[in-house]
């Protein structure tokens, strides 16, 4: 020095052919229960890593860069 691949909610992870961004844990209200755990219900939680371009429309196609891993040398 060359190459692949990864980046989405606090944490793991979806969205498969471009066409309202979801799901399970946690945490937060509530029921239940003398309490608490446990179950059930319920809302909320997003600058899709970062700057551009294509496009009516981009998490998804194109490039640039950052980080991380893996592969050559």
């Nucleotide at each position: 020095g060359g190459g692949u691949g990864c980046a989405u909610a606090g944490c793991u992870c979806a969205a498969c052919u471009g066409g309202c961004a979801g799901a399970g844990c946690u945490g937060c209200a509530g029921a239940c229960c003398u309490u608490u755990a446990a179950u059930c219900u319920g809302a909320u939680g997003g600058u899709u890593a970062u700057a551009g371009g294509u496009u009516c429309g981009a998490g998804u196609c194109c490039u640039a860069u950052u980080g991380c891993a893996c592969c050559c040398a």

The RNA shown here (transfer RNA) has 73 nucleotides and comes from a Sphingobacteriaceae bacterium. The coordinates come from a structure-prediction model, not an experiment, and the mean pLDDT is 81. The RNAcentral record of the sequence draws on ENA. Rfam family: tRNA. It is annotated as a transfer RNA.